[in-house]
RNA sequence: GCUCGUGUAGCUCAGAGGGAGAGCGGCUCCCUUACAAGCAGCGGGCCGCUGGUUCGAAUCCAGCCGCGAGCA
Numbered sequence: 001g002c003u004c005g006u007g008u009a010g011c012u013c014a015g016a017g018g019g020a021g022a023g024c025g026g027c028u029c030c031c032u033u034a035c036a037a038g039c040a041g042c043g044g045g046c047c048g049c050u051g052g053u054u055c056g057a058a059u060c061c062a063g064c065c066g067c068g069a070g071c072a
Base pairs, nucleotide, nucleotide: 001071002070003069004068005067006066007065010024011023012022013021018055026042027041028040030038048064049063050062051061052060
């Protein structure tokens, strides 16, 4: 330099055009003499950035940025 993949919650990830979610972690209640485990609930992300397509974009397209892999 070229090609491919990837970027969504604190962490690991799902979500292939109309509701942004799960597990773990955090906080609160219940349970317990107390802790752990268990139960119920709550908060937390405008989806890497900028444009484009569309009535509507995390999702499709383009460019850029970060990370990873392959080729040279």